[in-house]
């Protein structure tokens, strides 16, 4: 020089999952910063819960339900779990929408016999994974010139 792995900072993406205050521990002896952590607020998201209404010749083991895009089918392997393959309802891709191409997901997990819808009222999350899309239209932000 080159490759590849790691840590870090920048810009960012999926997702509700982000901002901020008051303590406590710790990097570091102190400031400023940062990380964990216990507790609040704001905001974003969920479920529970009347009356109307819907259900009714109905539920009650063929159990029911609930986050979520992530539901469905066909074939093969194994014949009990399960396991592969091809598809698909449906979701996602860097400033917003919409049109196109092209790519990628199409899991998983929880309640526990129970839950329609739902105004007050309740009550729970606020994690986790990751790094790169060209095109046209309109509508926008910012930056420079003048």
């Nucleotide at each position: 020089g080159c490759u590849g792995a790691u840590a870090c900072u920048a810009a960012g993406c999926u997702u509700a999952g982000u901002u901020u205050c008051c303590g406590g521990c710790g990097c570091c002896g102190c400031a400023u910063g940062c990380g964990c952590u216990g507790g609040g607020a704001a905001g974003c998201g969920g479920g529970g819960g009347a009356a109307c209404c819907a259900a009714g010749u109905a539920u009650u083991c063929c159990g029911g339900g609930g986050c979520g895009u992530a539901u469905c089918c066909u074939u093969c392997c194994g014949a009990u779990c399960g396991g592969a393959a091809g598809g698909u309802a449906g979701g996602g891709a860097a400033c917003c929408a919409u049109c196109u191409a092209u790519c990628c997901c199409g899991a998983g997990c929880c309640c526990g016999u129970c839950a329609g819808c739902u105004a007050a009222c309740c009550u729970c999350g606020u994690c986790a994974g990751c790094u790169g899309u060209g095109g046209a239209u309109g509508g926008g932000u910012c930056a420079a010139a003048c």